Record summary: The prediction has a mean pLDDT of 76. The RNA shown here (Bacterial RNase P class A) has 364 nucleotides and comes from an Acidimicrobiales bacterium. The model forms 90% of the base pairs in the Rfam consensus. The gene name in the source record is rnpB. Lineage of the source: Bacteria > Bacillati > Actinomycetota > Acidimicrobiia > Acidimicrobiales. Its Rfam family is "Bacterial RNase P class A". The family's RNA type in Rfam is ribozyme.
[in-house]
């Protein structure tokens, strides 16, 4: 100098004018007015996880269903955070992981390929053994023939999983022995797995020794198994007050009837008045906050600088240079807007600042 990695922070400033919500005080012609104080975010967003709060439900246990899934810790809790382990990526700083079990069972594995999972047989190799066949020798019988011995051939039974070829994946790898040909069939070394012993670690895990030819494909974001956890709904929760109409009750009035009348007694939804009662609608208040509602205030204009970006003939400064700075003109500050509260996660975001670290090149 260039290219990167990680963490933290800011995300507009000043002034003038105009305007909005809440609240306190004062005024008022009850419509409002004046003054003071106060009024968004790192994500207020998505509503994904968890908790508070509220109402409903609930003897206990199980089934079903759902969520989570390496280890230890933190937390009120979480699918969050911190530290570590293992696996993967990067030269590196560092980053990523949907990280239990495939040796309990079932299913699936496109295309290609012979075969995709208690293996299989296309080419190839073999054909020891059995079979067929050719000729030879020996013996029996001697007419055909039969028996035995070793040899050549066929590739019929069959053996093989080493080689070829296919595939993302083909039942460990290399070598020697072995064999008819082969094969962990045997052995040595290597790799993996399991068991066991020892060292380190709380643990996940890791290092080493010994033993066992044990060599078992992948897939659980397929069913499933194992472990842990989980009652439901949500501020339109929920609580309080409570019109009008309708309902119930009481009283007095009117009307009608009982007696000639009155008192009195009885009746009276579609006569009407007053009062009371219950549930609770409209509506209001609480829930509700050091912003806060009721469809929802927290803003706008102008000026001035400033960061950044774009362009620039000449000029000035630094530098070997690339380039940087000064100077002039222009553009000009993202994502976004609380609605019960809190802890997280995820997603969006112009631009800038600070700290730590890595790699490459150059100079000393």
């Nucleotide at each position: 100098u260039g290219a990167g990695c990680c963490g933290g922070c800011c995300g507009g400033g000043u002034g003038a004018c105009c305007g909005c919500g809440g609240u306190g005080u004062g005024g008022u012609c009850c419509g409002c007015c004046a003054c003071g104080c106060u009024g968004a975010g790192g994500a207020a967003g998505g509503u994904c996880g968890g908790g508070g709060c509220u109402c409903c439900g609930c003897a206990g246990g199980g089934c079903a269903g759902g969520a989570u899934g390496c280890u230890g810790g933190c937390u009120a809790a979480c699918g969050g955070c911190c530290a570590g382990u293992c696996g993967g990526g990067g030269c590196g700083a560092c980053c990523c992981g949907c990280a239990g079990g495939a040796a309990a069972g079932u299913g699936c594995c496109a295309c290609a390929g012979a075969a995709a999972a208690c293996a299989g047989a296309c080419c190839g190799c073999c054909g020891a053994u059995g079979g067929c066949u050719c000729a030879g020798c020996a013996c029996c019988a001697u007419a055909c023939g039969g028996u035995g011995c070793g040899g050549g051939g066929c590739a019929c039974a069959g053996g093989u999983g080493a080689g070829g070829g296919u595939g993302a994946a083909a039942c460990g790898g290399u070598g020697c022995g072995g064999u008819a040909a082969g094969a962990g069939c045997g052995c040595a070394c290597c790799a993996g797995c399991g068991g066991u012993c020892g060292g380190g670690g709380c643990a996940a895990c890791u290092c080493g020794g010994c033993c066992g030819g044990c060599u078992c494909g992948g897939u659980a974001a397929a069913c499933c198994c194992c472990a842990u956890c989980c009652g439901g709904a949500g501020c339109a929760a929920g609580g309080c007050c409570a019109a009008a109409c309708a309902g119930g009750g009481a009283g007095a009035g009117g009307g009608c009837g009982g007696c000639c009348c009155g008192c009195c007694c009885g009746c009276u939804g579609a006569c009407a008045c007053u009062c009371c009662c219950a549930g609770g609608u409209a509506g209001g208040c609480c829930g509700c906050a050091c912003a806060g509602a009721u469809g929802g205030a927290u803003g706008g204009u102008c000026a001035c600088a400033c960061a950044a970006c774009c362009g620039g003939a000449u000029c000035c400064c630094c530098g070997c240079a690339a380039g940087g700075g000064g100077c002039c003109g222009g553009u000009g500050g993202a994502c976004a807007g609380a609605a019960c509260c809190c802890c997280g996660c995820c997603u969006a975001c112009a631009g800038g600042c600070c700290g730590g670290c890595u790699c490459a090149c150059c100079g000393u």